[in-house]
């Protein structure tokens, strides 16, 4: 220098034929118990790496860019 994969909640990851952003774990409150643990209910938490474009509408399509990893020269 060239090519590819990945980037979404605190963590690990789903969601890619465009139509309200989710799960598990963790966290908070409450319930249950004599206490702990376990269990149950509810809730908080995201401008989907960043910028722009297409579209009535973008996590998803297109261009650029940054970061991590892998390969080639």
């Nucleotide at each position: 220098g060239c090519g590819g994969a990945c980037g979404u909640a605190g963590c690990u990851c789903a969601g890619u034929u465009g139509g309200u952003a989710g799960a598990g774990c963790g966290c908070a409150a409450c319930c249950u118990u004599g206490c702990c643990a376990a269990g149950g209910u509810u809730g908080a938490g995201g401008u989907c790496g960043c910028c722009g474009g297409u579209u009535c509408g973008a996590a998803c399509c297109c261009g650029g860019u940054c970061g991590u990893c892998c390969g080639c020269u």